A computed fold for a 1402-nucleotide RNA from an uncultured prokaryote, annotated as small-subunit ribosomal RNA. Model confidence (mean pLDDT): 84 of 100. Its Rfam family is "Bacterial small subunit ribosomal RNA".
[in-house]
RNA sequence: AGAGUUUGAUCCUGGCUCAGAACGAACGCUGGCGGCGCGUUUUAAGCAUGCAAGUCGAACGGUAUUGGAAGUGCUUGCACUUCUGAGAGAGUGGCGAACGGGUGAGUAACACGUAAGUGAUCUGCCCUGGGAUUGGGGAUAGCCCAUGGAAACAUGGGGUAAUACCGAAUAAGUUCAUUAGGUUUGAAGACCUGAUGAGGAAAAGAGCUACGGCUCUGUCCCGGGAUGAGCUUGCGGUCCAUUAGCUAGUUGGUGGGGUAAUAGCCUACCAAGGCGACGAUGGAUAGCCGGCCUGAGAGGGUGACCGGCCACAUUGGGACUGAGACACGGCCCAGACUCCUACGGGAGGCAGCAGCUAAGAAUCUUCCGCAAUGGACGAAAGUCUGACGGAGCGACGCCGCGUGAACGAUGAAGGCAGAGAUGUUGUAAAGUUCUUUUCCUGAGGAGGAAUAAUGCAUAGAGGAAAUGCUAUGCAGAUGACGUCAAUCAGGGAAUAAGCAACGGCUAAUUACGUGCCAGCAGCCGCGGUAACACGUAAGUUGCAAGCGUUGUUCGGAUUUAUUGGGCGUAAAGGGCACGUAGGCGGUUUUACAAGUCUGGUGUGAAAUACCUCAGCUUAACUGAGGAAACGCGCUGGAAACUGUAAGACUAGAAUCUAGGAGGGGAAGCUGGAAUUCCUGGUGUAGGGGUGAAAUCUGUAGAUAUCAGGAAGAACACCGGUGGCGAAGGCGAGCUUCUGGCCAUAGAUUGACGCUGAGGCGCGAAAGCGUGGGGAGCGAACAGGAUUAGAUACCCUGGUAGUCCACGCUGUAAACGAUGUGCACUAGGUGUUGGACCUUAAGGUUCAGUGCCGUAGCUAACGCGUUAAGUGCACCGCCUGGGGAGUAUGCCCGCAAGGGUGAAACUCAAAGGAAUUGACGGGGGCCCGCACAAGCGGUGGAGCAUGUGGUUUAAUUCGAUGAUACGCGAGAAACCUUACCAGGGCUUGACAUAUUUUUGACGACGUUAGAGAUAACGUUUCUGCUUGCAGUAUCUAUACAGGUGCUGCAUGGUUGUCGUCAGCUCGUGCCGUGAGGUGUUGGGUUAAGUCCCGCAACGAGCGCAACCCCUAUUGUCUGUUAUACCAUCAUUAAGUUGGGGACUCAGGCAAGACUGCCGGUGACAAACCGGAGGAAGGUGGGGACGACGUCAAAUCAUCAUGGCCCUUAUAUCCUGGGCUACACACGUGCUACAAUGGCCAGUACAGAGUGACGCGAAGCAGCGAUGUGGAGCAAAACGCAGAAAGCUGGUCUCAGUUCGGAUUGGAGUCUGAAACUCGACUCCAUGAAGGUGGAAUCGCUAGUAAUCGCGCAUCAGCAUGGCGCGGUGAAUACGUUCCCGGGCCUUGUACACACCGCCCGUC
Repeated sequence: AGAGUUUGAUCCUGGCUCAGAACGAACGCUGGCGGCGCGUUUUAAGCAUGCAAGUCGAACGGUAUUGGAAGUGCUUGCACUUCUGAGAGAGUGGCGAACGGGUGAGUAACACGUAAGUGAUCUGCCCUGGGAUUGGGGAUAGCCCAUGGAAACAUGGGGUAAUACCGAAUAAGUUCAUUAGGUUUGAAGACCUGAUGAGGAAAAGAGCUACGGCUCUGUCCCGGGAUGAGCUUGCGGUCCAUUAGCUAGUUGGUGGGGUAAUAGCCUACCAAGGCGACGAUGGAUAGCCGGCCUGAGAGGGUGACCGGCCACAUUGGGACUGAGACACGGCCCAGACUCCUACGGGAGGCAGCAGCUAAGAAUCUUCCGCAAUGGACGAAAGUCUGACGGAGCGACGCCGCGUGAACGAUGAAGGCAGAGAUGUUGUAAAGUUCUUUUCCUGAGGAGGAAUAAUGCAUAGAGGAAAUGCUAUGCAGAUGACGUCAAUCAGGGAAUAAGCAACGGCUAAUUACGUGCCAGCAGCCGCGGUAACACGUAAGUUGCAAGCGUUGUUCGGAUUUAUUGGGCGUAAAGGGCACGUAGGCGGUUUUACAAGUCUGGUGUGAAAUACCUCAGCUUAACUGAGGAAACGCGCUGGAAACUGUAAGACUAGAAUCUAGGAGGGGAAGCUGGAAUUCCUGGUGUAGGGGUGAAAUCUGUAGAUAUCAGGAAGAACACCGGUGGCGAAGGCGAGCUUCUGGCCAUAGAUUGACGCUGAGGCGCGAAAGCGUGGGGAGCGAACAGGAUUAGAUACCCUGGUAGUCCACGCUGUAAACGAUGUGCACUAGGUGUUGGACCUUAAGGUUCAGUGCCGUAGCUAACGCGUUAAGUGCACCGCCUGGGGAGUAUGCCCGCAAGGGUGAAACUCAAAGGAAUUGACGGGGGCCCGCACAAGCGGUGGAGCAUGUGGUUUAAUUCGAUGAUACGCGAGAAACCUUACCAGGGCUUGACAUAUUUUUGACGACGUUAGAGAUAACGUUUCUGCUUGCAGUAUCUAUACAGGUGCUGCAUGGUUGUCGUCAGCUCGUGCCGUGAGGUGUUGGGUUAAGUCCCGCAACGAGCGCAACCCCUAUUGUCUGUUAUACCAUCAUUAAGUUGGGGACUCAGGCAAGACUGCCGGUGACAAACCGGAGGAAGGUGGGGACGACGUCAAAUCAUCAUGGCCCUUAUAUCCUGGGCUACACACGUGCUACAAUGGCCAGUACAGAGUGACGCGAAGCAGCGAUGUGGAGCAAAACGCAGAAAGCUGGUCUCAGUUCGGAUUGGAGUCUGAAACUCGACUCCAUGAAGGUGGAAUCGCUAGUAAUCGCGCAUCAGCAUGGCGCGGUGAAUACGUUCCCGGGCCUUGUACACACCGCCCGUC
């Protein structure tokens, strides 16, 4: 000192939470020792038992009892009498009991703190000074006798003492009254000196004695002191105004009473006062302070322990005694409660110390001792003392110590992690050496003790002396704690470590288990199968005899802001003015000294805290000294500032005179346009209204049009970020009355000013009351539409209202979301009203009203002389969101409602500004077979194929909007095959290694079986270094194996947006930042293609080009049994000879670049047109797919983490299934016919492919095909007949000579095998279908359409896929709309991003 949390990210506002310290604590786990502290915070609840206040015989009488002596009676060991000594208990009397100890209920008060006053008072014991202590009297307890009562206790009679009680005497510097004089003071009941009168004391005890007295203690009176107390006053410290008025002894006076003392303290009378917004009264809460905790401080919280004060003692009231009480362990009365009782009546008060019960999360022993300190009494010894000193219990706190130290690597074992290597626990352990704090046993024993009584010694005063007295010194009993502490000896590492945390904040991580379960959590948040967040383990981190949790306080929180915050948009400026109290206030002179400043002084208790020393081994703890104590009082000084008083001034403010502008206000009068209505005329079928309609209106004459009339309301143009007003607001014209403002010049007053809590007034619209008015408009209402509905938007009507007068209401996004006033701080440019200068433009200045902008401010947006800048003065308001401007109380209102205005509960956010995206039934620009323009299809039929669904033992699995569905599959009869049924097998169908066995395994054959398989028979290893190696089999073990799960754990691959033109980076610059700029803009392009401009300059991935095919040409080469044939010969035929021209093939080049011309454009890029050219503006086609998106697809191509199966989820075999079939969808084929079908004839390709192959000619068959086997590993031979086309013929619009499904029969081919389940052929059969609803697909040129050919897969099987060529169109005006996309811009409360978010009802 900060951190986490609102967002995709950012800055801000703002709350919540955390890290710190503390505690009279409690709870959980754990627990070795010592020292010092602390220990019912809860019900001022109730209490058994014991103790906590007595003491004095030197105040008094005196007894029971008892010692001694003497005597008497005599039953010689008892009774009685006298004297003498001791003397319990009780009593009289004195002092104490008002202290000490406890508690905090009450109390908001002179209760407390602080500072004063007492000239308004008292004070026992104590100290000090002076004086006195004379002489009498009468009682009464105890005691004795007796009575009542259960008891507590009470009563009667008799008798007795005192330092008990009562007179009397005397007395003062005493008190009171009257009175004279003086001193002091602000004042007085103060002080001094007198006079007269009256009042007013006492008690004795002890010691010594030479008996004279002396000494000590006590008693009385009067002073002084000290201590303690009473009373009064200033100032100070809680909350609520949703408590605003309170008060009759109330405020004051006089007389009287009363007190120690002032006083309405009490009383009678008189007066009518007193308190209060500077908060009375009322309510709530609370003992106050020194201090304690926290904090940098200012503050905030608190008032346990210790100390001071107060209050209380079961509740309430009262007095008595006394120096002191209205009395904790006294009395009386009343109440509640408890106890005793003989029912008549009595007793009690733990908030003393222990202890008990209840309550509660929670707080101790019914201990020891008066040894110390202190207290009461006493002359003293001493007695009493639950004050106190100690011990006990409790880790409740603070402090200290220990649980060992050194060495010790094979880095042991075990644990945990890891694929393993290894890592880690960890020098940790073990082990070796050492130490002994602590512990156990024993020994020993300091200090707390000072002195008292008493004795001795010395000195002193007085006395005749003695007991005394004073001072000093020496000696001198007494220890609860205590089996104490310290110390010493012996023993032995011996007796001693836990708790919490480990996702971030916050130091410290892995594995397993669990699977939105169990659970965690202070906040954010973890957990839905790979959890660093749950539980456990291991490890690590932190603290440590403790550690965590909970609670509370302060801090962080500048989050109540004095120090030290804010209010345009985050919460927050009152709707506006006037003005009261209050706050603040111009220049100057003098005085005062209240504030202010400064010196001295008193006080601010001690303890605490701070500093420095010191004592316990250290520390905690304790002691000593110092400093400080910001406060209050007294007193001396200063005079700048504030204040006060007096005087002066004119710069603030105001008034007057001379001008000006204006929808400022009120009243009255007047005007025209429009609207509606009424009357009349003309006129005829509609009008009106809407997106489209309808309700409505019109032949009873509307609408339209003309004329006349009536009514009410509002004032076009001017009109303007123009004017006026405090705001609300104000708009036709004229008149009257009236408020404010501005400028200039002069005069006057002389601070008269600013702000303004309460208060008073004004205050849009709507609303309310009463009375008018009512044209238009128009809540409510009615009807018509719209719609799923439509209590709405639209339409037709229409009441209140809108208008006027008077009264009420008192609120608005009453907004500039910006309080009022004053001063200061660059400018530029409009505009309104003045003044001045110049008068041509213009300039200066004042007051308004706009825009832009500097400095500055601001979170940013923005504000910026009209401040949101810089200052001053005053007022109002805010303190997280919701609940809520709600409830309640009060006030106002006729009501509606308004003003003031909470809490419970709940959330971790709510919010402001700006950024990047995404989105919009926002805008602009642009593109694409996107639409449009066309051509052909799909959707209807039959069939093929895929999918869904259903079925099934199984119909294996995956793909499923675009981007699945003739997709994975470029071939499911077996195999494939993953599925099902059944039958087998278990180191396995397959791999590697080790080990064991055997010389086999295998091949052939036979038997059983559906087969896998099993059994039997025959045959049978290799190399040599000769006991090994290789090979095969068997046994055993590691392991194999899995098309089992997770594509949401992954790699790789792929689809899609999209061949769309985009996506980024470096440096610089801008911004607090996210980010921006660049990449935007003007043009242009197919293109972020290029050009220009520009705080940007460059670059990368994409585009384009480079690559392949194709189109043209040149050149080289060209096989010779392969392509070609112009010239020569030849043939049925480039068939052959020959040729090397052409074609063709394969290389290498050329060619196209907007290169040339014209125009447009900005002199650019580029576009348009043209020439040339085989080809022209990327010539056509292909390959090629940026950053990224869809948790897109695939674990079943492959690879792979994790999980799962292991005589099975592996593997082998036979058969079946993947081919099912009410149905739905996708993709295709064939058609529905005449641009056609059929028959006959006839022409022209390209690209491929062939040895387990292609297979010619010939022959057979209607045909599929068979036979045959030439040729060909191919520019050679074969597949191989191209088909549409062309020529000729036939059919004649029909379910047909269209169409071919389906079915019957007969066959062919492949293959072990065509039943489930192949293809093809022939004969026969001849279904639906006559161009297809809503909807929907492809295509822009060699394209669509149409025609055939080939290839892969393949034993066989093609309407699918991939290729090839033949024939060969139509249309595109254009970009409004649909879909998709790109760029710019705008709004946003969206950001898993519109398939979003979110509101209301049920």